[in-house]
Predicted 3D model of an 83-nucleotide RNA (c-di-GMP-I riboswitch aptamer) from a soil metagenome. The prediction has a mean pLDDT of 76. Of the family's consensus pairs, 90% are formed in the model. The sequence is in RNAcentral, with records from MGnify.
RNA sequence: AAAAGGCAAUCCAUUUGAAAAGAUGGGACGCAAAACCCAAGACCUAAGGGCGUAAAUGCGCCUAAGGUAGACUGGUUACCGAA
Numbered sequence: 001a002a003a004a005g006g007c008a009a010u011c012c013a014u015u016u017g018a019a020a021a022g023a024u025g026g027g028a029c030g031c032a033a034a035a036c037c038c039a040a041g042a043c044c045u046a047a048g049g050g051c052g053u054a055a056a057u058g059c060g061c062c063u064a065a066g067g068u069a070g071a072c073u074g075g076u077u078a079c080c081g082a083a
Base pairs, nucleotide, nucleotide: 006031007030011026012025013024014023015022016021029070035076036075037074042068043067044066048063049062050061051060052059053058
């Protein structure tokens, strides 16, 4: 430090889910590890469960066995590199 190639936020459509959110396609804000692994802590949700209230299948609170990583740290691996 060039060119090629790689990934794909927000948003939109379809779809799964109680929700959070996920998957697929479109798309292009960014990314040189925005590849993979771990998940102490953080954050989101509350179906189920618990407690309270209550005429109630309602309402309120708590709860992760459900989720998030383009947060940090750590570990592992890796493309091009021309003139």